Transfer RNA from Deltaproteobacteria bacterium HGW-Deltaproteobacteria-14, 83 nucleotides, folded computationally.
RNA sequence: GGAGGGGUACCCGAGUGGCCAAAGGGGGCAGACUGUAAAUCUGCUGGCGUAAGCCUACGUAGGUUCAAAUCCUACCCCCUCCA
Repeated sequence: GGAGGGGUACCCGAGUGGCCAAAGGGGGCAGACUGUAAAUCUGCUGGCGUAAGCCUACGUAGGUUCAAAUCCUACCCCCUCCA
């Protein structure tokens, strides 16, 4: 340099136009159980809010669309193969 795959929440990882603040696992916090702990079970786990709801977010910056993690463009980074 060429071809292909990938970047998502604290970590791993699913999701490929709307039902998504986004499955599941881990971790964390709270509770139940226990003499204590571990294990197990339950709830929560972006911000504001009593709630309804609002705002922001899927590598970065733009674009398409009523609507984008998902489609398009450029760039950055990682992996595999070729040279």
It was read from a public genome assembly. Model confidence (mean pLDDT): 80 of 100. The organism belongs to Deltaproteobacteria, within Bacteria.